[in-house]
Context: one part of a larger RNA
Molecule: large-subunit ribosomal RNA, domain IV
Organism: freshwater metagenome
RNA sequence: CCUUCGUUAAGGAACUAGGCAAAAUAGCCCCGUAACUUCGGAAGAAGGGGCGCCAGAGAUGGCCGCAGAGAAAUGGCUCUAUCGACUGUUUACCAAAAACACAGGUCUCUGCCAACUCGAAAGAGGAAGUAUAGGGGCUGACACCUGCCCAGUGCCGGAAGGUUAAAGGGAGAGGUUAGCGAAAGCGAAGCUUUGAACUGAAGCCCCGGUGAACGGCGGCCGUAACUAUAACGGUCCUAAGGUAGCGAAAUUCCUUGUCGGGUAAGUUCCGACCCGCACGAAAGGUGUAACGAGUGGAGCACUGUCUCAACGAGGGACCCG
Numbered sequence: 001c002c003u004u005c006g007u008u009a010a011g012g013a014a015c016u017a018g019g020c021a022a023a024a025u026a027g028c029c030c031c032g033u034a035a036c037u038u039c040g041g042a043a044g045a046a047g048g049g050g051c052g053c054c055a056g057a058g059a060u061g062g063c064c065g066c067a068g069a070g071a072a073a074u075g076g077c078u079c080u081a082u083c084g085a086c087u088g089u090u091u092a093c094c095a096a097a098a099a100c101a102c103a104g105g106u107c108u109c110u111g112c113c114a115a116c117u118c119g120a121a122a123g124a125g126g127a128a129g130u131a132u133a134g135g136g137g138c139u140g141a142c143a144c145c146u147g148c149c150c151a152g153u154g155c156c157g158g159a160a161g162g163u164u165a166a167a168g169g170g171a172g173a174g175g176u177u178a179g180c181g182a183a184a185g186c187g188a189a190g191c192u193u194u195g196a197a198c199u200g201a202a203g204c205c206c207c208g209g210u211g212a213a214c215g216g217c218g219g220c221c222g223u224a225a226c227u228a229u230a231a232c233g234g235u236c237c238u239a240a241g242g243u244a245g246c247g248a249a250a251u252u253c254c255u256u257g258u259c260g261g262g263u264a265a266g267u268u269c270c271g272a273c274c275c276g277c278a279c280g281a282a283a284g285g286u287g288u289a290a291c292g293a294g295u296g297g298a299g300c301a302c303u304g305u306c307u308c309a310a311c312g313a314g315g316g317a318c319c320c321g
Stems, first nucleotide, its partner, number of pairs: 001316008010307002014305001019302001027051005036041001038141001052063004064068001076300007083292002088100002104139007116125003142287004147217003152214002154210005161205003167199002172194005179186002218236005245279001246276001257273005
């Protein structure tokens, strides 16, 4: 010096990205216990007191130690915000989470030899089930809700018209040659190579519907008796121009926005404001008790994290053998 421990004056987070680590708390009995709440909880909330032995029915009295849950083991607590309702699941070996799942919600497919999946097929699963069932998509307890747009794309429905395949159809054309002709050439039937009109389904075009389908949800100018602002007006464009709620947010570039709170001092945090670069309603919106080895902020307690290091113990390193 390294490592694993023990103790430490005064201070007590000044350390640090961050109280990481350590310390502190701890058992049982009694008292006591807030906001909030889905009335179950929150809660072991918080915060206090007691704890050995002897005598006694008890009340109570007595006794010992520095120390009585006498060792070991054995919750630190509180306030606030965010995300996810919850218990669960996950990257075997750097991520346990706000990710996945979930009960619940909703849309859609499926009438049974079901849809769907596996399999060239037979067949099997679905299911020895039958729409209160099964498959798929999205959302994700609960509470309050879930706005406008069907022009494009998708899906569903429609069938009048347009377009359209094979097939049917066979006008016409070519080759061949019996025959005709003086020749040029014409040329039946058959065989053969082709082949127009016309008939001809779904689909597409077309006509409707449909957003908890894929998705989308404007610009410019002016205007009120201070100023400022604009309830109001004009105009252009659109399928329709973002409703409720929320908002510098896990989303805000400018930005450490501005104001308020907390601190002596706060790029973080909390409450507001709203000029939302670029929130927004099941890729759900806003809340929410309980829960969380989640994440941010603050405090109490406590401490060698630190001011600032010291001493001690075990094991190494080092020296000798």